[in-house]
Molecule: SAM riboswitch aptamer (S box leader)
Organism: Cytobacillus firmus
RNA sequence: UCUUAUCGAGAGAAGCAGAGGGACCUGGCCCAAUGAAGCUUCGGCAGCAGGCAAACUGCACUGUGCCAAAUCCAGCAGGCGAAAAGCCUGGAAGAUAAGG
Numbered sequence: 001u002c003u004u005a006u007c008g009a010g011a012g013a014a015g016c017a018g019a020g021g022g023a024c025c026u027g028g029c030c031c032a033a034u035g036a037a038g039c040u041u042c043g044g045c046a047g048c049a050g051g052c053a054a055a056c057u058g059c060a061c062u063g064u065g066c067c068a069a070a071u072c073c074a075g076c077a078g079g080c081g082a083a084a085a086g087c088c089u090g091g092a093a094g095a096u097a098a099g100g
Base pairs, nucleotide, nucleotide: 001100002099003098004097005096006095007094012042013041014040015039016038020031021030022029025075026074027073028072043067044066045065047064048063049062050061051059052058053057071093076090077089078088079087080086
C1' cells in the first nucleotide's frame, strides 16, 4: 500500500507522572487537579486468526486486539419531512484482524 470481513456487545485498579484527552481538520458534545496524555505492574474482555473441548456454545492456551460515551456525533450523496428540527440508507475517513 491492496483485498476481504467486522465496528450500537464486552471489559479497570494501583504506582510514577503532571495538563491535557476523545485519530487528523472544522463544528458540536463530553472526559480531566475527586488527576488528562504517557509509562509500569497486576487484573479483565473475547473481536479476528490458530488451538482444544464441544455443539453454534465454551475455554483464554498461542498470535494480535481491546478495557468512558455508536468508530462520542456530524461533515459527502440520496431519501422522509413545512423545516436550518428530527430521522433513515449509503459513502468517505478511521480502527482491528486475516491474506497478498